[in-house]
RNA sequence: AGGUGGGGUAGAGGUGCGGUGGUCAAUAGUACCCAUCCCGAGCAGGGCAGCUAUGAGGGAUGGCGAAAGGGGCAACCGCCGAAGCCGGACACUGGCCCCCAGCGUCCGAGCUGGGUCGGUAGCGAACAGCUACCGGACUGUCACCGGAAGCUGUCCCCAGGCCUCCGGUGAUGAGCUAUCUCACCG
Numbered sequence: 001a002g003g004u005g006g007g008g009u010a011g012a013g014g015u016g017c018g019g020u021g022g023u024c025a026a027u028a029g030u031a032c033c034c035a036u037c038c039c040g041a042g043c044a045g046g047g048c049a050g051c052u053a054u055g056a057g058g059g060a061u062g063g064c065g066a067a068a069g070g071g072g073c074a075a076c077c078g079c080c081g082a083a084g085c086c087g088g089a090c091a092c093u094g095g096c097c098c099c100c101a102g103c104g105u106c107c108g109a110g111c112u113g114g115g116u117c118g119g120u121a122g123c124g125a126a127c128a129g130c131u132a133c134c135g136g137a138c139u140g141u142c143a144c145c146g147g148a149a150g151c152u153g154u155c156c157c158c159a160g161g162c163c164u165c166c167g168g169u170g171a172u173g174a175g176c177u178a179u180c181u182c183a184c185c186g
Stems, first nucleotide, its partner, number of pairs: 002185010014080001016079005022073003033063007042051002045098004083112003086108005092102003113139002116136008140172009150162003
């Protein structure tokens, strides 16, 4: 020189991931509320409380008439385990408790490299979207095998090495590339 291991920094994958406010469509002429009429004793799964024949709850007609979550668009921001799921802990919300559901924070060397298409299931107003599982092709990275061009080696040839591309196989982020530093081998 080179190699192995630890730590740090910076990058790459691309319909790449997530967030914020704005705007648009849909939700929806739905819910709520009001009036009339009809049925009529209960009112979220249970208990408490509360309400209720001065009509609970349900239906029809008419009037008024939303919003959240989710989605599209462009902009901005943070990023490349980006992020999502799963499990656990804590706290909050739904009148209180159980149950259930939702939101937030933290932990996990638990699963997934990435997007996309299809099927099934759940959530959802939805044919949008999200999540989980299964499958298909594509793609990123690394390793190995084969091939082509170029460069290298004193001039040529051969071997070897480097780089670019093509094909195949296997694996997958605690990865990969570059670089700095520490320790060890040499």
Predicted 3D model of a 186-nucleotide RNA (Lysine riboswitch aptamer) from a Bacillota bacterium. The organism belongs to Bacillota, within Bacteria. It was read from a public genome assembly, where an Rfam model found it.